[in-house]
């Protein structure tokens, strides 16, 4: 950078730190009863992984447990629009960007 899958679910406390942060623009909101950030412990969860059943000539697939390990998270639906559609509005879809995971 490309490809793909998922993103209305779930999970935070101490310390150090000292004013920003919640991609980016507009909104809304967090924040001195302590932001970022960096440590430490904890957790959530099931993409990688591990049993097992099915399946297949072998693969492959799907289904159930599981959680030691690789990653990723623990304000708010991905905080909410932003584009195009459904006559409009309210609202539904869908797309764009972005995050994550795998592989290349």
């Nucleotide at each position: 950078u490309c490809u793909u899958a998922u993103c209305c679910a779930g999970a935070g406390a101490g310390g150090c730190g000292g004013a920003g942060g919640g991609a980016a623009c507009g909104g809304c909101c967090c924040g001195a009863u302590g932001a970022a950030g960096c440590c430490u412990c904890g957790g959530c969860a099931a993409c990688c992984g591990a049993a097992a059943a099915c399946g297949u000539a072998a693969c492959a697939g799907u289904u159930u447990u599981u959680a030691a390990g690789g990653u990723g998270c623990c304000a708010a639906u991905u905080c909410c629009g932003a584009c195009a559609g459904a006559a409009u509005g309210a609202u539904c879809u869908g797309g764009a960007a972005g995050a994550u995971g795998a592989g290349a």
This is a predicted structure of a 104-nucleotide RNA (SAM riboswitch aptamer (S box leader)) from a marine sediment metagenome. Rfam family: SAM riboswitch aptamer (S box leader). Rfam's curators write: The SAM riboswitch is found upstream of a number of genes which code for proteins involved in methionine or cysteine biosynthesis in Gram-positive bacteria.